[in-house]
Molecule: SAM riboswitch aptamer (S box leader)
Organism: Bacillota bacterium
RNA sequence: CUUUCAUCCAGAGGCGGCGGAGGGACAGGCCCGAUGAUGCCACGGCAACCACUCCCACAUUCGGAGGACGGUGCCAAUUCCUGCGGAUCGGCGACCACGGCGGUCCCAAAGAUGAGAG
Numbered sequence: 001c002u003u004u005c006a007u008c009c010a011g012a013g014g015c016g017g018c019g020g021a022g023g024g025a026c027a028g029g030c031c032c033g034a035u036g037a038u039g040c041c042a043c044g045g046c047a048a049c050c051a052c053u054c055c056c057a058c059a060u061u062c063g064g065a066g067g068a069c070g071g072u073g074c075c076a077a078u079u080c081c082u083g084c085g086g087a088u089c090g091g092c093g094a095c096c097a098c099g100g101c102g103g104u105c106c107c108a109a110a111g112a113u114g115a116g117a118g
Base pairs, nucleotide, nucleotide: 001118002117003116004115005114006113007112008111013043016041017040018039022032023031024030026083027082028081029080044075045074046073049071050070052066053065054064055063079110085106086105087104088103089102090101092099093098
């Protein structure tokens, strides 16, 4: 980097140090930011993907329970919202076929994280 599977409306960050301008992946919107953001370090915390223990099973599948020593991850806003397509509702233009706008729901895409494969 590519690919497979799972998850993404829950939870948890403030004190200190460094640093000094953009940051929230991309586009639009909307936010955060010199009252110092984003980022890095230390400390703290959340969760339970892997790993671990137990139960069932016995088939190293699947499933359930547990704690949080280990490998990751995460700690503004639902992945901040929308993005493609479909269903439906509302109102507008229009007039029997549509157009674009807004709301709700579903499914994708994209992205993130973990575990596996190449």